A computed fold for an 88-nucleotide RNA from Methyloglobulus morosus KoM1, annotated as c-di-GMP-I riboswitch aptamer.
[in-house]
RNA sequence: GAGAAGAUAGGCUAAAACUGUCGUAAGGCAGUGGCAGAAAGUCGCGGAUCCUGACACCCAUUAUCAGGAAAGUAGUCGAACUACCGAU
Numbered sequence: 001g002a003g004a005a006g007a008u009a010g011g012c013u014a015a016a017a018c019u020g021u022c023g024u025a026a027g028g029c030a031g032u033g034g035c036a037g038a039a040a041g042u043c044g045c046g047g048a049u050c051c052u053g054a055c056a057c058c059c060a061u062u063a064u065c066a067g068g069a070a071a072g073u074a075g076u077c078g079a080a081c082u083a084c085c086g087a088u
Stems, first nucleotide, its partner, number of pairs: 004088001006085001012037002017032006035075001041081002045078003048073002050068005056062001
């Protein structure tokens, strides 16, 4: 110096719920809040899943296609990129 792992120290993010606001919706943004997290940093490349519409079927269900605000969900999994500390 690099890598793995996750002690120490300094910290960081912010679940649910509530309020306001945006959106047809899924959900987003801000405040309060704190469930949890060692990448819960970034990113829609691959899978998964959510919402809206269409078509087929048509009691329902299911499959397919198109779209989803500034990104549906990154705190769903994987991949890619980046990253604090310095005991081991």
Notes:
The RNAcentral record of the sequence draws on Rfam and Ribocentre.